Model confidence (mean pLDDT): 84 of 100. c-di-GMP-I riboswitch aptamer from Pseudoalteromonas ulvae, 84 nucleotides, folded computationally. The sequence is in RNAcentral, with records from Rfam and Ribocentre.
[in-house]
RNA sequence: GAAAGUCAAAGGCAAGGUAUUUGAAAAAAUACUCACGCAAAGCUUCAGAUCUAAGGGGAAACCUAAGAUAGCUGGGCUACCAAG
Numbered sequence: 001g002a003a004a005g006u007c008a009a010a011g012g013c014a015a016g017g018u019a020u021u022u023g024a025a026a027a028a029a030u031a032c033u034c035a036c037g038c039a040a041a042g043c044u045u046c047a048g049a050u051c052u053a054a055g056g057g058g059a060a061a062c063c064u065a066a067g068a069u070a071g072c073u074g075g076g077c078u079a080c081c082a083a084g
Stems, first nucleotide, its partner, number of pairs: 005081001007084001012038002016033007036071001042077003046074003049069003055064003
């Protein structure tokens, strides 16, 4: 200097629960609480997947994303520590 993400250390993220708010919903934001987990659980809907169906279509059943999920998978961009 590079690098394996096995051990250690430093630092980081935060599922769930409760409340409030926003929303048609899925869900999200904030506060409190807490620690399911994560080596990209940092960013990005580009591809697929999944959830919702207000609006639109339909006689109805139902269909439909322009709404969501990046902590579903892959891709793209960026990054801390690392033989103590």